Record summary:
A computed fold for a 73-nucleotide RNA from a Candidatus Omnitrophota bacterium, annotated as transfer RNA. The sequence was found in a public genome assembly. Its mean pLDDT, the model's own confidence on a scale to 100, is 82. Its Rfam family is "tRNA". By type it is a transfer RNA.
């Protein structure tokens, strides 16, 4: 330099054919307990890597750039 994959909550990841963004764990509160853990109930947490484009509508499609991993020379 070229090619491929990938980037979504603090972490690990879903999100199918474009139609109001989710789970588990972690965190906070509650129930229970003499107390802790476990269990159960609830809450909060996201400008979906960045900037543009297409569209009535973009996490999803297109382009450029950035990060990460792999491959080729």
């Nucleotide at each position: 330099g070229c090619c491929c994959a990938u980037g979504u909550a603090g972490c690990u990841c879903a999100g199918u054919u474009g139609g109001u963004a989710g789970a588990g764990c972690a965190g906070c509160g509650g129930u229970u307990u003499c107390g802790u853990a476990a269990a159960c109930c609830g809450c909060a947490g996201g400008u979906c890597g960045u900037c543009g484009g297409u569209u009535c509508a973009a996490g999803u499609c297109c382009g450029a750039c950035c990060g990460u991993g792999g491959g080729c020379u």
Taxonomically the source falls in Candidatus Omnitrophota (Bacteria, Pseudomonadati).